[in-house]
Molecule: SAM riboswitch aptamer (S box leader)
Organism: Allolucifera butyrica
């Protein structure tokens, strides 16, 4: 980077340091920002995708393995303004599609 699967209305930031004008993907809005943006570092937190551990169920003669559910949170990621900030294509709405984000799998 491509394809694919799942999730996206909940949750969680500092009175720390460096920095010095941008940031919220894109586009139109609307917001955030010198009462200090992005980025980096420090510390803290959220969550439970993967891994790990435990419990239960299914399967079995019994186990192991596998699958499902639940729990834990030491590991790998991720995330911590606003519903993915809102609209963007279809639809009167609900909602669907697309795009995007994060994680798992495959090449």
């Nucleotide at each position: 980077u491509a394809c694919u699967c799942a999730u996206c209305a909940a949750g969680a930031g500092c009175u720390g340091g460096u920095g010095g004008a941008g940031g919220g993907a894109c586009u139109g809005g609307c917001c955030c920002a010198a009462u200090g943006a992005a980025a980096c570092c420090g510390c803290g937190g959220c969550a439970a995708c993967c891994a790990u551990u435990g419990a239960u169920a299914u399967u079995u003669a019994a186990a192991a393995a596998a699958u499902a559910u639940c729990a834990a949170a030491c590991g790998g990621u991720g995330c911590c303004a606003a519903c993915u900030c809102c609209g963007g294509c279809g639809g009167a709405u609900a909602c669907g599609c697309g795009a995007g984000a994060u994680g798992g799998g495959u090449g």